[in-house]
Predicted 3D model of a 77-nucleotide RNA (c-di-GMP-I riboswitch aptamer) from a Candidatus Competibacteraceae bacterium.
RNA sequence: AAGCACGAAAACUAAACCUACCGUGAGGUAGGGACAGAAAGUCGCGGGUCUUGGAACAAGACAGCCGGACUGCCGAG
Numbered sequence: 001a002a003g004c005a006c007g008a009a010a011a012c013u014a015a016a017c018c019u020a021c022c023g024u025g026a027g028g029u030a031g032g033g034a035c036a037g038a039a040a041g042u043c044g045c046g047g048g049u050c051u052u053g054g055a056a057c058a059a060g061a062c063a064g065c066c067g068g069a070c071u072g073c074c075g076a077g
Base pairs, nucleotide, nucleotide: 004077012037013036017032018031019030020029021028022027035064041070042069043068045067046066047065048062049061050060051059052058053057
């Protein structure tokens, strides 16, 4: 110290659920809400799960399922 990383402080995100809207659907957007998070920031690159059509197969969804890549706040040891 750009590596590992405690604790504190500042800042951040926002599960389930409710309401409205969008979508065939998984699910998404906004508001409320707060389970939790040290990247719960971004990217569908790999795996996985889910949805639609369905024979194969194709299309789609999930980044808070796991991995990976890029970027980021504080600063004891």

Model confidence (mean pLDDT): 81 of 100. The organism belongs to Candidatus Competibacteraceae, within Bacteria.